Predicted 3D model of a 174-nucleotide RNA (Lysine riboswitch aptamer) from Halolactibacillus halophilus. It was read from a public genome assembly, where an Rfam model found it. Its mean pLDDT, the model's own confidence on a scale to 100, is 76. The model forms 98% of the base pairs in the Rfam consensus. It matches the Rfam family "Lysine riboswitch aptamer". Its family is annotated with lysine biosynthetic process in the Gene Ontology.

[in-house]
RNA sequence: CGAUGAGAUAGAGGCGCAAUUUAAAAUCAGUAUAUUCCCUGAGCUGUCAGCUUUGAAGGGAGUAAAAAGGGUUAAGUUGCCGAAGUAAGUGAUGGCUGACACCUGUUACUUGCUGGUAUAAGACUGAAAAAGUGUUAUACUGUCAUGUCUUUAGCGUGAUGGGCUGUUGAUCGA
Numbered sequence: 001c002g003a004u005g006a007g008a009u010a011g012a013g014g015c016g017c018a019a020u021u022u023a024a025a026a027u028c029a030g031u032a033u034a035u036u037c038c039c040u041g042a043g044c045u046g047u048c049a050g051c052u053u054u055g056a057a058g059g060g061a062g063u064a065a066a067a068a069g070g071g072u073u074a075a076g077u078u079g080c081c082g083a084a085g086u087a088a089g090u091g092a093u094g095g096c097u098g099a100c101a102c103c104u105g106u107u108a109c110u111u112g113c114u115g116g117u118a119u120a121a122g123a124c125u126g127a128a129a130a131a132g133u134g135u136u137a138u139a140c141u142g143u144c145a146u147g148u149c150u151u152u153a154g155c156g157u158g159a160u161g162g163g164c165u166g167u168u169g170a171u172c173g174a
Base pairs, nucleotide, nucleotide: 001173002172003171004170007168008167009166010165011164014081016080017079018078019077020076021075022074023073024072033064034063035062036061037060038059039058043051044050046100047099048098084114085113086112087111088110089109090108091107092106093105094104095103115141116140117139118138119137120136121135123133124132125131142160143159144158145157146156147155148154
C1' cells in the first nucleotide's frame, strides 16, 4: 500500500426512538356486572362441581354502574441511534374461575419486513371512525456509489441499517 470479515469502539440523520413520572381530556361504555318489575315456563354450563318451578335460559322496561388492555395532548426524568416498531411462532409467568380448560396481560427467545417524514389508495393488527405496521404511487430528506458539467454547487441514475462516517484490532499478500 492492497485484499478479507455480520471484528472492536466512538458518532451522524430528525415532526428522531423507547421506557418512566405527573397532569388533562377521550375511547372502551351506559358495555360487563349487580338489582327490581313484566312476559314466558325448564332448563343453564366446554367439563366436574354447582344453580334452578321459593322460577332456569330467553325477550322487554327501569335503577346503580366499572376496570384492564390499546391511544391523544402538555411538562419533566432516564436510557439511546435497529434507536425501535410490527406480524407470526415457541417457552415462562400472572389475571379470570370454586377448580380445570378456553380467553387474556406481561416477559424472554426465534423468524419475516422496515434508512426517515408527509399525503393518498388498499391489505393486516385492533372493540374502534383511536392508533399502528407492511405494500403501491407521489413529494421531501439522511448516507454512500456513479454519470454529466467547469472544481464548489447543481442535475440524473442506482443502493439502503448486514447501510454510512471517524479511530483501531486481526489475518493474508506485495